[in-house]
């Protein structure tokens, strides 16, 4: 100098784990009025019987928030154990030169 092999380190890449972001599941919590059901009061219409709109309660429910598991998905890293790729560098093995 050439081959080989082993490593760090870079590249992508299989599983898995850790966090974060979304979306399912369950739960719960949420509308003075511009959601809905029921509508005390009190209003209105009737001679009355009754109707009639409706506030507020009370029930349901949206938008949306909270917990909680698990599942999917996606990011992200000096996380683990794998299998690879070009390459400086390290470390070693034959061979050839000087």
């Nucleotide at each position: 100098g050439g081959u080989c092999c082993g490593g760090u380190c870079c590249c992508a890449u299989g599983c898995g784990g850790u966090g974060g972001g979304u979306c399912g599941g369950g739960u719960u919590c949420g509308a003075a009025c511009c959601g809905g059901g029921u509508c005390a009061g009190g209003c209105c219409g009737g001679g009355a019987a009754c109707g009639g709109a409706g506030c507020a309660g009370c029930c349901c429910u949206a938008a949306g928030g909270g917990c909680c598991u698990c599942g999917a998905u996606u990011c992200a890293a000096g996380c683990g154990c794998g299998a690879g790729g070009u390459g400086c560098c390290c470390g070693g093995g034959c061979c050839c030169u000087c």
Molecule: Bacterial small signal recognition particle RNA
Organism: Planctomycetota bacterium